Predicted 3D model of a 1552-nucleotide RNA (small-subunit ribosomal RNA) from a marine metagenome. The RNAcentral record of the sequence draws on SILVA. Rfam family: Bacterial small subunit ribosomal RNA. The coordinates come from a structure-prediction model, not an experiment, and the mean pLDDT is 80.
RNA sequence: AGAGUUUGAUCCUGGCUCAGGACGAACGCUGGCGGUGCGCCUUAUGCAUGCAAGUCGAGCGAAGCUUUUCAGUAGUUUACUACAGAAAAUGACUGAGCGGCGAACGGGUGAGUAACGCGUGAGCAAUCUACCUUAGUUACAGGGAUAGCCCGAGGAAACUCGGAUUAAUACCUGAUAUUCUUUACAUUUCGCAUGAAAUCAAAAGGAAAGGUCAGCCGAACUAAGAUGAGCUCGCGUUCUAUCAGCUAGUUGGUGAGGUAAAAGCUCACCAAGGCAACGACGGAUAGCUGGUCUGAGAGGACGAUCAGCCACACUGGGACUGAGACACGGCCCAGACUCCUACGGGAGGCUGCAGCAGGGAAUAUUGCGCAAUGAGCGAAAGCUUGACGCAGCGACACCGCGUGUGGGAUGACGGAUCUAGGUUUGUAAACCACUUUCAGGAGGGAAGAAAAUGACGGUACCUCCACAAGAAGCCCCGGCCAACUACGUGCCAGCAGCCGCGGUAAUACGUAGGGGGCGAGCGUUGUCCGGAUUUAUUGGGCGUAAAGAGCUCGUAGGCGGUUCAACAAGUCGGUCGUAAAAGUUCAGGGCUCAACCCUGAAAUGUCGAUCGAUACUGUUGUGACUAGGAUACGGUAGAGGUGAGUGGAAUUCCGAGUGUAGCGGUGAAAUGCGUAGAUAUUCGGAGGAACACCAAUUGCGAAGGCAGCUCACUGGGCCGCUAUCGACGCUGAGGAGCGAAAGCUAGGGGAGCAAACAGGAUUAGAUACCCUGGUAGUCCUAGCUGUAAACGAUGGAUACUAGAUGUAGGAAUUGGAUUGACGAUUUCUGUAUCGUAGCUAACGCGUUAAGUAUCCCGCCUGGGGAGUACGGUCGCAAGACUAAAACUCAAAGGAAUUGACGGGACCCCGCACAAGCGGCGGAGCAUGCGGCUUAAUUCGAUGAUACCCGUAGAACCUUACCUGGACUUGACAUAUAGGGAAAAGUUAUAGAAAUAUAAUGUGCGUAAGCGCCCUAUACAGGUGGUGCAUGGCUGUCGUCAGCUCGUGUCGUGAGAUGUUGGGUUAAGUCCCGCAACGAGCGCAACCCCUCGUGUCGUGAGAUGUUGGGUUAAGUCCCGCAACGAGCGCAACCCCUGUCCUAUGUUGCCAGCAUUUAGUUGGGGACUCAUAGGAGACUGCCGGUGAUAAACCGGAGGAAGGUGGGGACGACGUCAAGUCAUCAUGCCCCUUAUGUCCAGGGCUGCACGCAUGCUACAAUGGCAAGUACAACGAGUCGCAAUACCGCGAGGUGGAGCAAAUCUCUUAAAGCUUGUCUCAGUUCGGAUAGGAGUCUGCAACUCGACUCCUUGAAGUUGGAGUCGCUAGUAAUCGCAAAUCAGCAAAGUUGCGGUGAAUACGUUCUCGGGGUUUGUACACACCGCCCGUCAAGUCACGGAAGUCGGCAAUACCCGAAGCCAGUGGUCCAACCCUUUUAGGGAGGAAGCUGUCGAAGGUAGGGUCGGUAACUGGGACUAAGUCGUAACAAGGUAGCCGUACGGGAACGUGCGGCUG
Repeated sequence: AGAGUUUGAUCCUGGCUCAGGACGAACGCUGGCGGUGCGCCUUAUGCAUGCAAGUCGAGCGAAGCUUUUCAGUAGUUUACUACAGAAAAUGACUGAGCGGCGAACGGGUGAGUAACGCGUGAGCAAUCUACCUUAGUUACAGGGAUAGCCCGAGGAAACUCGGAUUAAUACCUGAUAUUCUUUACAUUUCGCAUGAAAUCAAAAGGAAAGGUCAGCCGAACUAAGAUGAGCUCGCGUUCUAUCAGCUAGUUGGUGAGGUAAAAGCUCACCAAGGCAACGACGGAUAGCUGGUCUGAGAGGACGAUCAGCCACACUGGGACUGAGACACGGCCCAGACUCCUACGGGAGGCUGCAGCAGGGAAUAUUGCGCAAUGAGCGAAAGCUUGACGCAGCGACACCGCGUGUGGGAUGACGGAUCUAGGUUUGUAAACCACUUUCAGGAGGGAAGAAAAUGACGGUACCUCCACAAGAAGCCCCGGCCAACUACGUGCCAGCAGCCGCGGUAAUACGUAGGGGGCGAGCGUUGUCCGGAUUUAUUGGGCGUAAAGAGCUCGUAGGCGGUUCAACAAGUCGGUCGUAAAAGUUCAGGGCUCAACCCUGAAAUGUCGAUCGAUACUGUUGUGACUAGGAUACGGUAGAGGUGAGUGGAAUUCCGAGUGUAGCGGUGAAAUGCGUAGAUAUUCGGAGGAACACCAAUUGCGAAGGCAGCUCACUGGGCCGCUAUCGACGCUGAGGAGCGAAAGCUAGGGGAGCAAACAGGAUUAGAUACCCUGGUAGUCCUAGCUGUAAACGAUGGAUACUAGAUGUAGGAAUUGGAUUGACGAUUUCUGUAUCGUAGCUAACGCGUUAAGUAUCCCGCCUGGGGAGUACGGUCGCAAGACUAAAACUCAAAGGAAUUGACGGGACCCCGCACAAGCGGCGGAGCAUGCGGCUUAAUUCGAUGAUACCCGUAGAACCUUACCUGGACUUGACAUAUAGGGAAAAGUUAUAGAAAUAUAAUGUGCGUAAGCGCCCUAUACAGGUGGUGCAUGGCUGUCGUCAGCUCGUGUCGUGAGAUGUUGGGUUAAGUCCCGCAACGAGCGCAACCCCUCGUGUCGUGAGAUGUUGGGUUAAGUCCCGCAACGAGCGCAACCCCUGUCCUAUGUUGCCAGCAUUUAGUUGGGGACUCAUAGGAGACUGCCGGUGAUAAACCGGAGGAAGGUGGGGACGACGUCAAGUCAUCAUGCCCCUUAUGUCCAGGGCUGCACGCAUGCUACAAUGGCAAGUACAACGAGUCGCAAUACCGCGAGGUGGAGCAAAUCUCUUAAAGCUUGUCUCAGUUCGGAUAGGAGUCUGCAACUCGACUCCUUGAAGUUGGAGUCGCUAGUAAUCGCAAAUCAGCAAAGUUGCGGUGAAUACGUUCUCGGGGUUUGUACACACCGCCCGUCAAGUCACGGAAGUCGGCAAUACCCGAAGCCAGUGGUCCAACCCUUUUAGGGAGGAAGCUGUCGAAGGUAGGGUCGGUAACUGGGACUAAGUCGUAACAAGGUAGCCGUACGGGAACGUGCGGCUG
């Protein structure tokens, strides 16, 4: 730092996905050791058990215990033991109680809280502070109780009550006291507004406690300090406007109360304020921070552990005590829950440490110790401390170490693969040598501890010992992304982060081998940041991709011309304070290193204070200026607006006239109108709406929009002049106004047009397009609505940055003597086209910017869901504005490119149409195919491009199929080893044959053997599958003129150019032009048995062409009686037509001779044959054309414009055809899917199709006579003359290996005769009989002959095929295959021999250019909507259930406060003698407030719901075909109506 993914390919936009890092994690597989950290993220759910806050006897009284002493009693032994007692002491003793301090710390959690809660910085002149420190002062005199203990009572218990008695550092009274407090005055100093401090004097009030070991420890007051706390303020601190108004103690004042303290903190009265678009109020979510993770940073996300602050302690409320609490392990009350109970009543609060249950994917021991560090108490010793220090569990994270090291090739075995050679695992192992970290065993053994004291712990660490010994897995291997093979599977099983893989050769699934990565871990899942410049401050956009509001005015706000001065808010700099520590970075140090820890430095703010600077911004000035803006004056154009009036043309209607049968309408028709007189035409009248020509990418307006003419009122612009004001400006959230068409309300009006509707057509249907009618509406008035493709798809303003050409409105200068008209130049404003720089993804924009900049506003952030739902506002309604989510896809999209396609355009061609001739389709037959049948009817070919095709020949064979009978190294090939004798043939028997048995019978040879047979092993064999694994061959587009490349140039690129353009051609054929220049495959042309000259030979012939080398090659070189050329090779052509030359047999015969006959002699003239050559090239002439290419015409010529035909088939298309010609990968069969044999089948027949033959007759049939071919074939052959048969044919065998002989009489034709229009003398099917030939064999199942029979058929519907000249049509002949034949087929051959082509509108196919495209599997494309089925999420909904926060009222606990206090009371006072009174207090009662609870009506949010609505998705459902091409009616936008559905129609708008 990027990568994959939209496309056939490209560029862009844009989303999705990946690679990185992190974690309090979890899950899967695996697991050796140590160190350091961390460990309920979920139910702030409920908790058994133990512990977590005590301490002080140096505050107090008492009791018990211990010890000492004394005396008594008993046992007895002097002495000792036991029991009870007294006194005085004693104590590291014990547990209660009074009292003091602590318990408000420490520890936990994050529910609540959007707040002065937190952070940061200030303030308190408005405050408190126990213990501690400093300084000063003081402690005098008295008093009454009480707990405990004892006695008694109640209760199950918890506990409570009564009586008696007692102490204090407990309590109370009095005195004294200042620098104390309060009140009021004065003076001085100071400050920051209220004020503060000091001094003087007066009045009132207020303290104390003692203990003791005599060292000390305490108590009270005052003033300071320190620490801690409280309060106030500035700034910062999540989302939501689908929360826009909130607020009655609310905001302020006065007075009072209250607090440690300011304050509506509370109360009474008064006033009506206060907050809010800079977001009040409401809702949702959330502890905040230092920091953590990520990131280059800015940021984003998070707030575990550690640290600071806050809040909470079962839920809610409340106060008490105290320096401090409204108190986690205190109290009271209410509620829920749990426990005990004798049912009367009580007890409890793990969000302390362990632990349990539950929840959950998930989170540890009911451990040791106070040794250390802290905390509380104590004078201290000390006690307590689940804070803390340690240990245990957990790969949860980070860090470190190990699982050995070095040699070792025969490259072992085994595994895997293989082209069978090898390669790889792999120096890896074995084997040899060495080492012992870690773990294990043994011994020693710390620091942590300042005097003692060590949980950790016999731990860390050190030494010794033995053994390579105990210690490696996980994921991945198609691309991204490092790493490949085999087998299995066969759209199955499965994988997958995205693209995607899997349908029989899977590097993508599973396994194995191998490899890659990391390593005690590795993967997966989840979450966050990054990549993502994909919310863009850094750092994005808005013409067409998402995105400029329909337009204007204008409020707040933002921004703002020139100049002077002051200030110093922003800005910049210095200094100071603070920004806790930890963390981060750097440096150094300590654990063997590291993690970890320690020390130091740096860094950290939109903070505060202060001192400076003044360029810019800002503020101030009754400052200054004029370039922005505005006003005045003078002109000027205009469909600018409103109101009123008025005009002509046209449509329709009405009346009248003329006039007669149609009119109207369409692609064609019909509905409709018309003999009751239409249409047409003339005249008159009525009424409404719109304004032809002018008229124009002209004008005006902010936009919508505005058009006959006239008048009235009125807005704005432009130009000129510079007179006045003096920044008055720009933009503009909210807001206001205007705003096409459709639509709505009310009232008019209504000619034409015309949604809806009706009818007629079209159609498969036609709720449409077309036609005939026709209502709302369109028009006017007054309102509403507020939307359009309201578009330049381009917000407004200002400035700058080349021009050219029009056009509209002004102004100035100037030309022609002047005016006018006109022209030219300059300038301002508007409008339009082209275009430079620049910009843009491209298209394009380009002084009217989409360029360069500034200011302000609006808007966008993947497609769909959806501009939808819900909520709100507006509206009479229709609806408008605002505006989501669940879910779903990996794309959706823009511009441009190449193709393909179009019921787009243009140009051109073709038997493509047209013009003609003849057919097919109807009949019979033949053949092929489908279908049916069958044991089998073997297989393939299926639009054109299958169907007389493979098959140039199925009776057996062929043959692949079926039935039956047989064989198993095989019918056939090779190899090895062993053995054997020949094998074959012939004969006989059995059998359907194959085969079996028996007999007979032998080969070549260099003597090795070959050949043959048998056995065994490898293997053979397969017309079995896959033509979608293949080669080769072939069809088709198409003999169409195309298809490409190199270099250059253009373009970001795909690509373009060249190959396009103007002509021309059969042709990308040629010419000219051109950022192209050349080239290749195609087009066209070149086209054959070998010959010419020479030499040798009588000749046939030879030579050349042999020889030596070389090459793929007679390819090339050398030599040579050969020299050249040609063919073959390379290169690519052949036949035919004319002439010439040569030759003249088997061919020919003019002249000569001879004949039945070119038969013979002879001849080479001719024909013909063979071979070669010539010839035709637009070469010549004329015209046209750019003078070119070329075209048209002509001459000559046998032939004239490629003369005719053939072979020859570019890049490619159709996964076209063929595994059954052949070859071949893989799969399958192997006593069978192989091989042999017999018989059958491929020929089967209700039917359909294709290709042919024969006909339907007189241009004919039949009979007789008669003429003329060419290509070919022939020895397993063709066969003549002759004879026999009606004939097929037979007998026989001359000739011929063929220009000689034979097949071989060609037929149509021609000359006669007959038939006379009939199912016939047409036609020949079918059938009966008799034969011939081939063959082993003619039944299934051959052909032919003769006699007899004599079917359909009288020219063929829709439709469709071939052919442009020696062609069609017609007539025969030959050949291949072949024993024979299905042949009427195929391939060739000749005979006779036409008609027509105006032309390219239409059909089909093709080529080129251009255009549109939503197609690229490419129109057999793509694609829309309803309906039906399934799944999913969501909305509505009668209801129903619940949560939350409030309101009103009722009830009103505890408690504070207030009042009262008739009841009660020790301290003080008075009096008096027994108690009383007073002061003061308390219980009780009353009241305000007050939690929970209740009632009521609402609000809001959520769950659920019969039914219902649309939406999304789902290989092959139904109906249509709306869109993409002119998509077949151009599409789309808004609106209205209608319709199964896409949609249709009306009105207005847009061009996308």